The RNA shown here (transfer RNA) has 74 nucleotides and comes from Aquimarina litoralis. RNAcentral holds the sequence, with entries from ENA. Lineage of the source: Bacteria > Flavobacteriia > Flavobacteriales > Flavobacteriaceae > Aquimarina. Its Rfam family is "tRNA". It is annotated as a transfer RNA. The coordinates come from a structure-prediction model, not an experiment, and the mean pLDDT is 80.
RNA sequence: GGAAUAGUAGCAAAGUUGGUCAAUGCAACGGAUUGAAGAUCCGAAGAUACAGGUUCGAUUCCUGUCUGUUCCAC
Numbered sequence: 001g002g003a004a005u006a007g008u009a010g011c012a013a014a015g016u017u018g019g020u021c022a023a024u025g026c027a028a029c030g031g032a033u034u035g036a037a038g039a040u041c042c043g044a045a046g047a048u049a050c051a052g053g054u055u056c057g058a059u060u061c062c063u064g065u066c067u068g069u070u071c072c073a074c
Stems, first nucleotide, its partner, number of pairs: 001072007010026003019056001029043004049065005
């Protein structure tokens, strides 16, 4: 330098013929329970890498940028 692939909550992670409210687990928070803690149960909150484009409508399609991984070349 070229190509492929990935980026979704604090961490992990599912989700596409484009459309309801974007799951789930762990953590943290509130409550129940307990003498207290742990375990267990209940509840609420929190996310689509960034910038554009297409569209009535974009996590999803297109373009560019950034970052990680892999391969090729030098």